[in-house]
Context: one part of a larger RNA
RNA sequence: UUGGGUUUAAAGGGUGCGUAGGCGGUUUAUUAAGUUAGUGGUUAAAUAUUUGAGCUAAACUCAAUUGUGCCAUUAAUACUGGUAAACUGGAGUACAGACGAGGUAGGCGGAAUAAGUUAAGUAGCGGCGAAAUGCAUAGAUAUAACUUAGAACUCCGAUAGCGAAGGCAGCUUACCAGACUGUAACUGACGCUGAUGCACGAGAGCGUGGGUAGCGAACAGGAUUAGAUACCCUGGUAGUCCACGCCGUAAACGAUGCUCACUGGUUCUGUGCGAUAUAUUGUACGGGAUUAAGCGAAAGUAUUAAGUGAGCCACCUGGGGAGUACGUCGGCAACGAUGAAACUC
Numbered sequence: 001u002u003g004g005g006u007u008u009a010a011a012g013g014g015u016g017c018g019u020a021g022g023c024g025g026u027u028u029a030u031u032a033a034g035u036u037a038g039u040g041g042u043u044a045a046a047u048a049u050u051u052g053a054g055c056u057a058a059a060c061u062c063a064a065u066u067g068u069g070c071c072a073u074u075a076a077u078a079c080u081g082g083u084a085a086a087c088u089g090g091a092g093u094a095c096a097g098a099c100g101a102g103g104u105a106g107g108c109g110g111a112a113u114a115a116g117u118u119a120a121g122u123a124g125c126g127g128c129g130a131a132a133u134g135c136a137u138a139g140a141u142a143u144a145a146c147u148u149a150g151a152a153c154u155c156c157g158a159u160a161g162c163g164a165a166g167g168c169a170g171c172u173u174a175c176c177a178g179a180c181u182g183u184a185a186c187u188g189a190c191g192c193u194g195a196u197g198c199a200c201g202a203g204a205g206c207g208u209g210g211g212u213a214g215c216g217a218a219c220a221g222g223a224u225u226a227g228a229u230a231c232c233c234u235g236g237u238a239g240u241c242c243a244c245g246c247c248g249u250a251a252a253c254g255a256u257g258c259u260c261a262c263u264g265g266u267u268c269u270g271u272g273c274g275a276u277a278u279a280u281u282g283u284a285c286g287g288g289a290u291u292a293a294g295c296g297a298a299a300g301u302a303u304u305a306a307g308u309g310a311g312c313c314a315c316c317u318g319g320g321g322a323g324u325a326c327g328u329c330g331g332c333a334a335c336g337a338u339g340a341a342a343c344u345c
Base pairs, nucleotide, nucleotide: 004316005315006314007299008298012313014200015199016198017197021193022192023191025087026086027085028084029083030082031081033080034079035076036075037074038073039072040071041070042069048066050064051063052062053061054060090190091187092186093185094183095182096181097180099178102176103175104174105173106172107171108170109153113149114148115147116146117145118144119143124135125134161168162167205246206245207244208243209242210241214240215239219235220234221233222232257312258311259310260309261308262307264291265290266289267288268287269286270285271284272283273282274281275280294301295300318345319344320343327338328337329336330335
């Protein structure tokens, strides 16, 4: 390379947008680049193919033959491509409608927690398997009122919803975005995928400035224990929160790339639009369960495919060494991306 694969054995990029490229709906005309056929030229010799011949045979030698490539030319026009014209089923637009924790910014709310002040009140509180450290007569804990602060939003709440993924939940206002349904008015293939690239990207971490109630790496103390640098308890700093800027990784998971077409049932559910006898029922797009055929090593999957096909991208090729070394690129750093070999089994 061919071939084979990628849910769990090695292997789907964290996600999107999109450049080049690859691939691409229906019809007509034209062209003849690809394609197909014929002819000619060339393809040194040797080697090689096939058929003969010569050394007794073979190796070997000799003769003829073939030679899939390239060039030219003639022809064919189904398919692919080019050009021209047209179409509406793909795609998009318009109008109408309803939907949702989709995003950003602002405002507001109550419960809880903590602290402070006051009142009233007295000896314990707290914590555990049991305790102790800790707090408390300088009046704690428990109770009530008021004040302040930060963070998070009980119930509703749901194999519910939305978002490309990460993710998104008190209420409300403004702005922004979205898929969906219905109509079938408009455009007329405008499409799919997507190397490089760009953007987004939980948590932790980093920089500058704020903030800090609760929780809480590190740390301290108390226990436990043979020990206990832990699990448990009492404290507690970074952090968690906000603004701006970095980082760019996760079991970033459905461990399942995206798009299109086709292929059985049953049942629940979200949002629209219909029909109707208001019992039900059709349809489109989503979210689940279950079971056929098929697939699969099996577990399982099964119209949300891991089935049957098509297009494009990414990735895999025994275990360890190793996601390491070296180099390069990025980063303030932490580190990230790319990514071997020796050796060994």

The part of an RNA shown here (small-subunit ribosomal RNA, central domain) has 345 nucleotides and comes from an uncultured bacterium. The prediction has a mean pLDDT of 85. The full RNA is in RNAcentral, with records from ENA, Greengenes and SILVA. Rfam family: Bacterial small subunit ribosomal RNA.